Record summary:
The prediction has a mean pLDDT of 80. Transfer RNA from Candidatus Kaiserbacteria bacterium RIFCSPLOWO2_02_FULL_54_13, 74 nucleotides, folded computationally. The sequence was found in a public genome assembly. Taxonomically the source falls in Candidatus Kaiseribacteriota (Bacteria, Bacteria candidate phyla).
RNA sequence: GCGCUCUUAGCUCAGUUGGUUAGAGCGUCCGCCUCACACGCGGAAGGUCAUAGGUUCGAAUCCUAUAGAGCGCA
Numbered sequence: 001g002c003g004c005u006c007u008u009a010g011c012u013c014a015g016u017u018g019g020u021u022a023g024a025g026c027g028u029c030c031g032c033c034u035c036a037c038a039c040g041c042g043g044a045a046g047g048u049c050a051u052a053g054g055u056u057c058g059a060a061u062c063c064u065a066u067a068g069a070g071c072g073c074a
Stems, first nucleotide, its partner, number of pairs: 001073007010026004019057001028044005050066005
């Protein structure tokens, strides 16, 4: 330099090849439980879906460019 794959919550990931509100586990916080802590149970907060643009009535999902990470070739 070229090609391919990936980027979604603090962390690890799902999202059925465009459609009603973007989710799970762990973690954090609050409550219940306990003399207290842990465990257990219930609840809450937390996301410009890497960034920018395009297509569409509608985009995490399709297209383009950029950035970052990984793999391969030279």